[in-house]
RNA sequence: UUCAGAGAUAGAGGUUGCGUGUUUUAUUAGUACAUUCUUGGAUGCUGCAGCGGUACUUGAAGAGAAUGGAAAGGAAAAUGCGCCGAAAGGUUCGGAAGCAGCUGCAUUCCGGAUUCUUGGGCAUACAUCUAACAGGUGUAUGACUGUCAUCAGUAAUGAUGGGGCGCUAUCCGAUAA
Numbered sequence: 001u002u003c004a005g006a007g008a009u010a011g012a013g014g015u016u017g018c019g020u021g022u023u024u025u026a027u028u029a030g031u032a033c034a035u036u037c038u039u040g041g042a043u044g045c046u047g048c049a050g051c052g053g054u055a056c057u058u059g060a061a062g063a064g065a066a067u068g069g070a071a072a073g074g075a076a077a078a079u080g081c082g083c084c085g086a087a088a089g090g091u092u093c094g095g096a097a098g099c100a101g102c103u104g105c106a107u108u109c110c111g112g113a114u115u116c117u118u119g120g121g122c123a124u125a126c127a128u129c130u131a132a133c134a135g136g137u138g139u140a141u142g143a144c145u146g147u148c149a150u151c152a153g154u155a156a157u158g159a160u161g162g163g164g165c166g167c168u169a170u171c172c173g174a175u176a177a
Base pairs, nucleotide, nucleotide: 005172007171008170009169010168011167014084017083018082019081020080021079022078023077024076025075033068034067035066036065037064038063039062043055044054045053047105048104049103050102051101087118088117089116090115092113093112095110097108119145120144122142123141124140125139126138127137128136129135147162148161149160150159151158152157
C1' cells in the first nucleotide's frame, strides 16, 4: 500500500434436499411355526468341523393332508425431531454382540478410530442385498438443477470447465498476500 488472506458468525440449493422417531396400512404369507393323521424307515438337534449332551424302531430326517397361524427387516402415508458433509459408501485397525452347550472357521450386526470418494435429486444399464418386478448400495451413461470461474451478449441468457476443506453475506485485519 492492498483486501487477494487465516479465523468467527449467519445462510442458500429441494416442495421427491438429508437423517431419524411414533402411528396406521399393504407386502412378507396362508410363509415360518404348533397339533393330529398318512407315508417313510435311521437319523436329527448349527452354515462347516471337532468335543459333549440329548430325542428316537413305543418310529428320526424327509414328503403329503387337515386345523390354527406369526414376526423382524425393508416400503408407503400422516405427524414430530435434528440438520445443509446434511449424509452415503470404500480400505485398514480395535472392541463387543448374535447365531449354537463349548472350541475353531465362516457369516451377520453394533459402535469407535484412520484415511479416501461423492454438490443434489432423477432416469437407464450392469452387479449385489432382499420374499419382491418395491427399495437400498456400487459403477457407468444421460439430461435436469444449484453454485463459482472464463468467454460472448445492452440484457434476458448461452457455451466451456471446476467442486462442498466449496459458494454467498457480514465481522476481523497482517501472524496469512
Predicted 3D model of a 177-nucleotide RNA (Lysine riboswitch aptamer) from Butyrivibrio fibrisolvens. Of the family's consensus pairs, 98% are formed in the model. The organism belongs to Butyrivibrio, within Bacteria. The prediction has a mean pLDDT of 77.